[in-house]
RNA sequence: GCGCCUGUAGCUCAGUGGAUAGAGUAGCGGUUUCCGAAACCGUUGGUCAUGGGUUCAACUCCCAUCAGGCGUACCA
Numbered sequence: 001g002c003g004c005c006u007g008u009a010g011c012u013c014a015g016u017g018g019a020u021a022g023a024g025u026a027g028c029g030g031u032u033u034c035c036g037a038a039a040c041c042g043u044u045g046g047u048c049a050u051g052g053g054u055u056c057a058a059c060u061c062c063c064a065u066c067a068g069g070c071g072u073a074c075c076a
Base pairs, nucleotide, nucleotide: 001072002071003070004069005068006067007066010025011024012023013022018056027043028042029041030040031039049065050064051063052062053061
């Protein structure tokens, strides 16, 4: 340089065109306990990497860019 994969909550991930994007875990509050842990209940938290395009409608499809990973070629 070229090709491929990934980017969604603090973390790990789901959501593959159709309403206001979810789960586990973590955080916070509560119940319980002598206190903690565990368990249970409730709750906070998102520019869906960025920009543009297609569409009545985009996390989802297309293009570019950015970031990370993998493979490969060339130079030395």